[in-house]
RNA sequence: GCCGCGGUGGCGGAACUGGCAGACGCACACGACUCAAAAUCGUGCGGGGGUAACCCCAUGAGGGUUCAAUUCCCUCCCGCGGCA
Numbered sequence: 001g002c003c004g005c006g007g008u009g010g011c012g013g014a015a016c017u018g019g020c021a022g023a024c025g026c027a028c029a030c031g032a033c034u035c036a037a038a039a040u041c042g043u044g045c046g047g048g049g050g051u052a053a054c055c056c057c058a059u060g061a062g063g064g065u066u067c068a069a070u071u072c073c074c075u076c077c078c079g080c081g082g083c084a
Stems, first nucleotide, its partner, number of pairs: 001083007010026003019067001028044005046057004060076005
C1' cells in the first nucleotide's frame, strides 16, 4: 500500500428486508431478608430541559440519501486479521 471484519450506556453485548435505540447479563444505588455480612428477592439505573404530562440529544468523527439511518452510500480516525 491492498483486501476483509469490527467501533453502540461504567463493562460485556443485542437490535441490519431502514421503522419505539440501548434488549439481556454484569456492575452500581436504594429497599427486603440477616445479630451482621454473603447469597437471594424487589425497584431503579444514557445525557439535558420541564412541577408534571412530555420534549430534545445520543450508536468512532464529518457529510450524503430518506418522511425516517446502529442499519444504505462517501471521506477520515482507531483496533484486529490476511496479502504484498
Transfer RNA from Candidatus Uhrbacteria bacterium RIFOXYC2_FULL_47_19, 84 nucleotides, folded computationally.
It matches the Rfam family "tRNA". Its family is annotated with triplet codon-amino acid adaptor activity in the Gene Ontology.
Its mean pLDDT, the model's own confidence on a scale to 100, is 81.